About this RNA: Transfer RNA from Xylaria intraflava, 89 nucleotides, folded computationally. Rfam family: tRNA. The family's RNA type in Rfam is transfer RNA. Model confidence (mean pLDDT): 81 of 100. The RNAcentral record of the sequence draws on ENA.

[in-house]
RNA sequence: GGGCCUGUAGCUCAGGGGUAGAGCGCUCGCUUUGCAUGUUGGUUCUGACAGUAUGCGAGAGGCCUAGGGUUCAAAUCCCUACCGGUCCA
Numbered sequence: 001g002g003g004c005c006u007g008u009a010g011c012u013c014a015g016g017g018g019u020a021g022a023g024c025g026c027u028c029g030c031u032u033u034g035c036a037u038g039u040u041g042g043u044u045c046u047g048a049c050a051g052u053a054u055g056c057g058a059g060a061g062g063c064c065u066a067g068g069g070u071u072c073a074a075a076u077c078c079c080u081a082c083c084g085g086u087c088c089a
Base pairs, nucleotide, nucleotide: 001088002087003086004085005084007082010024011023012022013021018072026059027058028057029056030055033053034052035051037050038049039048040047041046042045065081066080067079068078069077
């Protein structure tokens, strides 16, 4: 320098023209059962509260890399640029 692939939520990825989703993570609430945990009460092995874990529910969070074009309508199709990956030279 050239070919191909890729860019969507904090992360990993769906969605391939008609109001953008999942899993994990985050926030809140609730249930159950624990906890080498902390504070406290009492009858010293139990209770309450807090924290934390499991489970369930709800919520927040992205106008889809940028610019232009096509279209009634673009994350989606086309062009250019940029980031990343891969192959060739």